Description: The RNA shown here (transfer RNA) has 73 nucleotides and comes from a Gemmataceae bacterium. The prediction has a mean pLDDT of 83. The source organism's lineage runs through Bacteria, Pseudomonadati, Planctomycetota, Gemmatales and Gemmataceae. Rfam family: tRNA. Its family is annotated with triplet codon-amino acid adaptor activity in the Gene Ontology. About the family: Transfer RNA (tRNA) molecules are approximately 80 nucleotides in length.
[in-house]
RNA sequence: GGGGCCUUAGCUCAACGGUCAGAGCAGGGGACUCAUAAUCCCUUGGUUCCGGGUUCGAAUCCCGGAGGCCCCA
Numbered sequence: 001g002g003g004g005c006c007u008u009a010g011c012u013c014a015a016c017g018g019u020c021a022g023a024g025c026a027g028g029g030g031a032c033u034c035a036u037a038a039u040c041c042c043u044u045g046g047u048u049c050c051g052g053g054u055u056c057g058a059a060u061c062c063c064g065g066a067g068g069c070c071c072c073a
Base pairs, nucleotide, nucleotide: 001072002071003070004069005068006067007066010025011024012023013022018056027043028042029041030040031039049065050064051063052062053061
């Protein structure tokens, strides 16, 4: 320098172009217990990396940028 893939909650990850973007873990509250752990119930939490474009409608498609991983040189 060229190519491919990835970026979504604090972490790990889901989500046919179409209801309000969800799950597990973590965090908060409660139940249980003499108590702790475990377990169970409830619950908070989002600039879907950034900027544009297409569309009635974009996490999803297109363009540019940023960061990460891999391959080639």